[in-house]
This is a predicted structure of a 113-nucleotide RNA (SAM riboswitch aptamer (S box leader)) from Bhargavaea cecembensis DSE10. The coordinates come from a structure-prediction model, not an experiment, and the mean pLDDT is 85. It matches the Rfam family "SAM riboswitch aptamer (S box leader)". Rfam describes the family as follows. The SAM riboswitch is found upstream of a number of genes which code for proteins involved in methionine or cysteine biosynthesis in Gram-positive bacteria.

């Protein structure tokens, strides 16, 4: 870098250092931020892998427990929209709005190349 599978509406500080930016990329919105951004540390959350226990349709699957191991996360749904479809509203129509669904993109984990 790429492929596969799973998950993405819940949860998590009035701490320390730090100093101006940040919310993935492009565009448009909308936000956060000197009542301190990013980043780092600590704390916390969760429970994907791993651990332990149990059940079973026992190369595994499912359920539960802990969280001292490996990651992750810790404003807003993955902050929202960009593509397609369905429903519906407006309009004579092109088309526009709303809701929902599915893609795309992205994030994280685990495994493979």
């Nucleotide at each position: 870098c790429u492929c596969u599978u799973a998950u993405c509406a819940a949860g998590a500080g009035c701490g320390g250092c730090g100093g101006a930016g940040g919310g993935a990329a492009u565009a448009g919105g909308c936000c956060c931020u000197g009542c301190g951004a990013a980043g780092c540390c600590c704390g916390g959350c969760a429970a994907c892998c791993g651990g332990c226990a149990g059940a079973c349709c026992c190369u595994g699957u499912c359920u539960g427990c802990a969280a001292a191991g490996g990651u992750g996360c810790u404003a807003a749904u993955u902050c929202c929209u960009a593509c397609a479809g369905a429903u519906u509203c407006g309009g004579g129509a092109g088309c526009g709005g709303a809701u929902c669904u599915g893609a795309c993109a992205g994030a994280u984990a685990a495994g493979g190349g």